[in-house]
């Protein structure tokens, strides 16, 4: 320099171009206990950035930006 992958919540992952972007574990409250854990209840919190295409974009392009790999 050139190819490819990845890029959602604190963390690890899902999400046919459509109807509230969910789950796990983790925080925060609540009820329970003599008290503490564990179970149980609720609740809070995300689609890497800008354009485009479309009637609708987390998904589909397109440049950048981060990480990984691989060639040179």
């Nucleotide at each position: 320099g050139c190819c490819g992958a990845u890029g959602u919540a604190g963390u690890u992952c899902a999400a046919c171009g459509g109807u509230c972007a969910g789950a796990a574990c983790a925080g925060a409250g609540g009820a329970c206990u003599c008290a503490u854990a564990a179970g149980c209840c609720u609740c809070g919190g995300a689609c890497g950035a800008a354009g485009g295409u479309u009637c609708g974009a987390c998904u589909c392009c397109u440049u950048c930006c981060a990480u990984c790999g691989g060639c040179a």